RNAcentral holds the full RNA, with entries from ENA. Predicted 3D model of a 328-nucleotide part of an RNA (large-subunit ribosomal RNA, domain IV) from a Caldifarciminota bacterium. The organism belongs to Caldifarciminota, within Bacteria.

[in-house]
Context: one part of a larger RNA
RNA sequence: CUCUCGUUAAGGAACUCGGCAAUCUAGCCCCGUAACUUCGGGAUAAGGGGCCCCUCCGCAAGGAGGGCGCAGUGAAGUGGCACUACCGACUGUUUAACAAAAACACAGGUCUCUGCUAAGCCGUGAAGGCGACGUAUAGGGACUGACACCUGCCCGGUGCCGGAAGGUUAAGGAAGGGGGUCAGCCGCAAGGCAAAGCUCUCGACCGAAGCCCCGGUAAACGGCGGCCGUAACUAUAACGGUCCUAAGGUAGCGAAAUUCCUUGUCGGGUAAGUUCCGACCUGCACGAAUGGUGUAACGAGUGGUGCGCUGUCUUGACGAGAAGCCCG
Repeated sequence: CUCUCGUUAAGGAACUCGGCAAUCUAGCCCCGUAACUUCGGGAUAAGGGGCCCCUCCGCAAGGAGGGCGCAGUGAAGUGGCACUACCGACUGUUUAACAAAAACACAGGUCUCUGCUAAGCCGUGAAGGCGACGUAUAGGGACUGACACCUGCCCGGUGCCGGAAGGUUAAGGAAGGGGGUCAGCCGCAAGGCAAAGCUCUCGACCGAAGCCCCGGUAAACGGCGGCCGUAACUAUAACGGUCCUAAGGUAGCGAAAUUCCUUGUCGGGUAAGUUCCGACCUGCACGAAUGGUGUAACGAGUGGUGCGCUGUCUUGACGAGAAGCCCG
């Protein structure tokens, strides 16, 4: 020097990505306790005071008087607190051994399938079984995710559901046609013709679902415009024109866990603030169950701030134990 501890003048986060780490706090009794709130909570909120021993009284709680120490929850064990924003409602679950979370789940919501030998699933195209000794207030699947207020427009594409008139259309059937073979016939011969049967082949026409087609459906997959002009300062454009579309983003929110330009601009907080909070809206590229916006409570979640407190630091020092090192 290293490790594990203890103490530390003055200062008190100046450390650092960040108070990481370590302090502070702590128990019981009494007083007292805000915003907000789903009226349960928040709450041990916060913030104060007391606590030992002896005598007397008292059932006790406690009261009166007295006493000691630096110190009375005398050791050990034993919440630091507050404000604010984001995300997720909550208790739970998870990457056994680098991630505990804002991820998963969750009650609640919606859609959809399923009429019982149910749908769905396991199984060998099985028997059998689960579903369920249940029966649509049930069971399966999908999405969303407490609660509050809400959830706009588009069915052109894809999917699903319904329809069956027309178009297309398989196996199969089939009127009819063509080829091969040859009993026979013709021929002097070469050769030609050729029934039945067998066989190869073409084939009008008949032929379902599906597809085309016609409708419906977005808490189905998904999608939700551009250019130009216009008001008596300027600016802006309630207004107008035009092109395109299935329809052109409604409410709400918005430099956001989303904003590139960007440390946007303004306000707040600081002496000083790329973070943070409140606004604005020019949303590169929010937006409504791939849910939108709020929200008390909750969180070993994430960001910002303050109080307290401290060896994190200014800036080191001293001490204890352990290892290392030297001698034996």